[in-house]
Molecule: RNase P RNA; transfer RNA
Organism: Alphaproteobacteria bacterium UBA6038
RNA sequence: UCAGAUGGCCGGAUGGCCGCUCUUGCCCCGCCACCAAAUUCAGACGGGUUGCGUGUAUCUCGCGCAGACGGUCUCAAUUUGGUGGCGGGGCGGAGAGGAAAGUCCGGGCUCCACGGAAAGCACGGUGACGGAUAACAUCCGCCGGGGGCGACCCCAGGGACAGCGCCACAGAAAUGAUACCGCCUACCCGCGCGAGCGGCGGCAAGGUUGAAAUGGUGCGGUAAGAGCGCACCGCGUCUCCGGCGACGGAGGCGGCAUGGCAAGCCCCACCGGGAGCAAGACCAAAUAGGGACGGCAGGGUGAUCGGUUUCCGGAUCGCCGUCCGGGUGGGUCGCGGGAGGUGCGAGGCAACUCGCAUCCCAGAGGAAUGGCCAUCUAUCCGCGCAAGCGGUGGACAGAACCCGGCUUACGGGCCAUCUGACGCU
RNA sequence: CGGAGAGUAGCUCAGCCUGGUAGAGCACCACGUUCGGGACGUGGGGGCCGGAGGUUCAAAUCCUCUCUCUCCGA
Numbered sequence: 001u002c003a004g005a006u007g008g009c010c011g012g013a014u015g016g017c018c019g020c021u022c023u024u025g026c027c028c029c030g031c032c033a034c035c036a037a038a039u040u041c042a043g044a045c046g047g048g049u050u051g052c053g054u055g056u057a058u059c060u061c062g063c064g065c066a067g068a069c070g071g072u073c074u075c076a077a078u079u080u081g082g083u084g085g086c087g088g089g090g091c092g093g094a095g096a097g098g099a100a101a102g103u104c105c106g107g108g109c110u111c112c113a114c115g116g117a118a119a120g121c122a123c124g125g126u127g128a129c130g131g132a133u134a135a136c137a138u139c140c141g142c143c144g145g146g147g148g149c150g151a152c153c154c155c156a157g158g159g160a161c162a163g164c165g166c167c168a169c170a171g172a173a174a175u176g177a178u179a180c181c182g183c184c185u186a187c188c189c190g191c192g193c194g195a196g197c198g199g200c201g202g203c204a205a206g207g208u209u210g211a212a213a214u215g216g217u218g219c220g221g222u223a224a225g226a227g228c229g230c231a232c233c234g235c236g237u238c239u240c241c242g243g244c245g246a247c248g249g250a251g252g253c254g255g256c257a258u259g260g261c262a263a264g265c266c267c268c269a270c271c272g273g274g275a276g277c278a279a280g281a282c283c284a285a286a287u288a289g290g291g292a293c294g295g296c297a298g299g300g301u302g303a304u305c306g307g308u309u310u311c312c313g314g315a316u317c318g319c320c321g322u323c324c325g326g327g328u329g330g331g332u333c334g335c336g337g338g339a340g341g342u343g344c345g346a347g348g349c350a351a352c353u354c355g356c357a358u359c360c361c362a363g364a365g366g367a368a369u370g371g372c373c374a375u376c377u378a379u380c381c382g383c384g385c386a387a388g389c390g391g392u393g394g395a396c397a398g399a400a401c402c403c404g405g406c407u408u409a410c411g412g413g414c415c416a417u418c419u420g421a422c423g424c425u
Numbered sequence: 426c427g428g429a430g431a432g433u434a435g436c437u438c439a440g441c442c443u444g445g446u447a448g449a450g451c452a453c454c455a456c457g458u459u460c461g462g463g464a465c466g467u468g469g470g471g472g473c474c475g476g477a478g479g480u481u482c483a484a485a486u487c488c489u490c491u492c493u494c495u496c497c498g499a
Stems, first nucleotide, its partner, number of pairs: 001421010012376007020095004025091016042074004050066006097396001101407002104405005109276004123272005129141004143157001144155004158267002163265002165261003180207002182203003188199004215233006234256001235254008280333004290324007302317004307312001340359008377394001380391004426498007435451004445482001453469005475491005
C1' cells in the first nucleotide's frame, strides 16, 4: 500500500422566525369553595346621652316613644388578604430510536381460575458441558464437528440395539439385506481317451443403479474369495491418567455387530395454570331496568307466590315522590424514579456482579416531537491528469404499560485491535 | 394496540397433517360439428406453489425469517 476479520461509536451541524405537546419552577387573570379582617343594611339585647310625652314635675329621678352615637350577637352583601381546586395567559425548562418495527422468546405488573404443596395426565417448548441473569430459544467461557492460508466464522449439538413408520425412481438387492452380469471348479457326482462340459456347489473381489450397497488402504492367504489372518486408520468396549464437567490422552480387548431420517410419530431430561393496559381500579349525567321507604288508589277481573285440591283469606304486579345500588356515554388513575443512565473503584478470562458519587432523561390520547430561511457539510452525479469547479442536499424509519434479548430494514462515516500478501529499512 | 387465519394456472379451489410424478372446474388455443356464431365433442398449451434461508438424498408439504391480504376484540 492492497485485500480482509472482529468489536465499539455516530445517525447531519450552527443561527434566526413561526408553530405543537407536556411541565406548577416563577408571575398574572377569571370562576368556585373555605377561613380571617373591615365596612354597610336589617333585627335583637343592654348602656349612657338628646328631644318629646307623662307622674305634683322647671331641674335632678322613674316610665314610655323617637333620633343619632358607640358596644355585643345573628343574617346578608361588598371589599381586602390568605389557602385549596379548576380554567386561561406570559416567562423559563424538556420533547422519538438504534432499531421506537416484526410481535419471535423471556420477565415485571394486573385480573381470572385452583386453593396445603409438589408430582402426574394432555398440550406446547427447550436440548453437549460449566457459568451469568429476575428469566430466557439470550449472553460468556469451554468441548466436539465443519469451513478458511490466516485473523476468524458456522452448527435446533440428547437418543436410531425401547418401539412404530418412511427410504420414490433406478437397481440383483433399500434393512431379520441381496445375487443380474460376473469370478471359481479345490472337494463330491455324471459324461468324455483328453482338453473339458454338465450337475451339486462356493464367493462377494470387480461391473451396473442410487443420496445411501454393511468398515477403508496395503500385505498375506485362497480354486476363487472374504476381518479369513496381520499392520495402520476408523468404530465399539474396558482400565489408567488429566479435567468440576462435556471431553481429551495412553494402553489392552473385540474382529465390524450398530445404513439414513426424530425441523416423522416417539423415548429421556428439564421448563410452562390461563388471559392480557381494549389488563384492571375509581368517580359518575340523561334515559330505561333493579331495590328500600313514604303517600295516593286499593271496586271488579286476571296473573304470580305461599298455605294439601274445591275454596279461603294474604302479599306483589298500578301512579307519584325521596333515597340507594349496578351499569352505559363521559372523566380520572394505571403512566413514567426504573432489573434506570453516566463516571470512578473492586472482583471475575468474560458475560456480569458489588460499592461510592452524580443526574432526572417524552408521556400524547384520531394521538405533539414540525415547517421556512441563511451558512456549511457527508454522500452521489458530471467535467478535469490533478488541484478543483458545477449540480444534488441526508439512509431505514417514527413512542402508545414497561423492561431484558433475538430477528429484520438501514445511504454513509469514524475509532480500536488483529490477519494475509507485496514493497522498503 | 392486542389476538387469529390465508397466499398454488388468468379466476375459484384441491393437494400439505403422513416429504418423492402439481391436479379439478371455469377461462384460452386448435380441430370437428354448423351457412355462420353459441352450445357440444376431441386434443393441447399455460405453474418453478408470495419471497429468502435451513433440515433432508429429495421440500408446495417440515422449521425459521420476511412481504401482502383478510377476520376478531372497546